[in-house]
Molecule: transfer RNA
Organism: Elusimicrobiota bacterium
RNA sequence: GGCUCCAUCGUCUAUCGGCUAGGACACAUCCCUUUCAAGGAUGAGAGACGGGUUCGACUCCCGUUGGAGCCA
Numbered sequence: 001g002g003c004u005c006c007a008u009c010g011u012c013u014a015u016c017g018g019c020u021a022g023g024a025c026a027c028a029u030c031c032c033u034u035u036c037a038a039g040g041a042u043g044a045g046a047g048a049c050g051g052g053u054u055c056g057a058c059u060c061c062c063g064u065u066g067g068a069g070c071c072a
Stems, first nucleotide, its partner, number of pairs: 001071007010025004018055001027043005048064005
């Protein structure tokens, strides 16, 4: 330098054009308990960035950034 793959709540992940983006753990509040833990209920929290296509994009296309791999 070329090619391929990946990037989603704090962490791990689901998603295959119709999303009001789901789940587990963690976190917060409440219940329970003499207290803590465990358990129960509720809640907050995410699409790497910039464009394009489309009625509609996390999803498709292009570029950028970061990571991994292969070739040179």